[in-house]
């Protein structure tokens, strides 16, 4: 340079099922509330409360009962509407066998402004894992799905060593070939 492990890695499209009758929005009724608009802090700026309308008596101004309106924002319940993404499954298709994934920190962007946390994407160095699955645990996640970490069991491929059987062969050594056992790591094996 080219290959090889096999439920064998990824990618973006399409389709469907989950997510969900949930988040949302209207509308009705009811509790709570002076604060609300990110998870904490501040600033800005918005919305709200603080109140406004009418009516009687007083009356320069203005107050008080009574009526009506108006109340951010948070839960509950009723009707009507009603999502999305990540993450899952199938289908051809594309690129491949460090395929790929992971992992503390660095650094960029974004999540209304500044800071702090946290979160999502992407970056190159570093460092593990040879590969897929089945258990246990812990994160994440709507999940019992599915990822990811350890740990843990067998299975697979690869190779090195060792036993044993065949071939070469009439015998040995080497070699190939099967099987058993132990080991190791892809920066590995073949050719």
């Nucleotide at each position: 340079c080219a290959g090889a492990g096999g439920c064998g890695c990824g990618g973006g499209c399409u389709u469907g099922a989950u997510g969900a009758g949930u988040c949302c929005u209207g509308c009705g009724a009811g509790a709570g509330a002076a604060g609300g608009g990110u998870g904490c802090c501040g600033a800005a700026c918005c919305c709200g409360a603080u109140g406004c309308c009418g009516c009687c008596c007083g009356u320069u101004u203005c107050a008080g009962a009574c009526g009506g309106c108006g109340u951010a924002c948070u839960c509950c319940c009723g009707c009507a509407g009603a999502a999305a993404a990540g993450g899952c499954a199938a289908g051809a298709c594309c690129g491949c066998c460090g395929a790929a994934g992971c992992a503390g920190a660095a650094c960029u962007g974004c999540c209304g402004c500044g800071g702090c946390a946290g979160g999502c994407a992407g970056u190159g160095a570093u460092g593990c894992u040879g590969g897929g699955c089945g258990c246990g645990c812990a994160c994440u996640g709507a999940a019992u799905a599915a990822g990811u970490g350890c740990g843990u069991g067998a299975c697979u491929g690869u190779c090195a060593c060792a036993g044993a059987g065949c071939g070469c062969a009439a015998a040995a050594a080497a070699c190939g070939c099967u099987u058993u056992g132990u080991g190791g790591a892809g920066u590995g094996c073949u050719g």
About this RNA:
RNAcentral holds the sequence, with entries from MGnify. Lysine riboswitch aptamer from a sheep gut metagenome, 191 nucleotides, folded computationally. It matches the Rfam family "Lysine riboswitch aptamer". From the family's description: Riboswitches are metabolite binding domains within certain messenger RNAs that serve as precision sensors for their corresponding targets. Rfam 15.1 lists 3,224 matches to the family in 1,923 species.